[in-house]
A computed fold for a 74-nucleotide RNA from Cellulomonas sp. HZM, annotated as transfer RNA.
The sequence was found in a public genome assembly.
Rfam family: tRNA.
The prediction has a mean pLDDT of 81.
The organism belongs to Cellulomonas, within Bacteria.

């Protein structure tokens, strides 16, 4: 050089076909329970979906280029 895969909450993922608001779990924060912690239960914030363009009435998804990690070929 060429080729694959991945990127989505702090953290590990889900979202597989375009149209129900962007989720789950674990962590966070606030209460309940306890003498007190852990465990449990309630509740609660938290995202420019790697950027940057395209297509479309609509894009997390589908074109294009780039960015970073792995991996395979030369």
């Nucleotide at each position: 050089g060429g080729g694959g895969c991945a990127g989505u909450a702090g953290c590990u993922c889900a979202g597989u076909c375009g149209g129900u608001c962007a989720g789950a779990g674990c962590a966070g924060c606030g209460g309940a329970c306890u003498c007190a912690u852990a465990a449990u239960c309630c509740g609660u914030g938290g995202g420019u979906c790697g950027u940057g363009g395209g297509u479309u009435c609509a894009a997390g998804c589908c074109c294009c280029a780039c960015c970073u990690g792995c991996c395979c070929c030369a």